[in-house]
Molecule: transfer RNA
Organism: Elusimicrobia bacterium RIFOXYB2_FULL_62_6
RNA sequence: GGGCGUGUAGCUCAGCUGGGAGAGCGCCGGCUUCGCAAGUCGGAGGUCAGGGGUUCGAUCCCCCUCACGUCCACCA
Numbered sequence: 001g002g003g004c005g006u007g008u009a010g011c012u013c014a015g016c017u018g019g020g021a022g023a024g025c026g027c028c029g030g031c032u033u034c035g036c037a038a039g040u041c042g043g044a045g046g047u048c049a050g051g052g053g054u055u056c057g058a059u060c061c062c063c064c065u066c067a068c069g070u071c072c073a074c075c076a
Base pairs, nucleotide, nucleotide: 001072002071003070004069005068006067007066010025011024012023013022019056027043028042029041030040031039049065050064051063052062053061
C1' cells in the first nucleotide's frame, strides 16, 4: 500500500425486509432485613466511531475519513 471484518449504554452484545434504539450484567432509588447479601419493583444512562449523500424516513443502503483485528503485497 491492497482485500476482508469490527465499531450501538460503564462492560459484554442483540437489533429480521429501512419506520419502536434494546437485553444481560453493572449503577441509583423503593420494599423486605437489626444491618448486609439475596429477592422483588421502579429509575437514570446513547452523537448507533466521525463527516457527507440517497430517501418521506438511515444503526441498516452509497461515498470519504478514523481506530482496532486479520490476510496479502512491498521493504534497494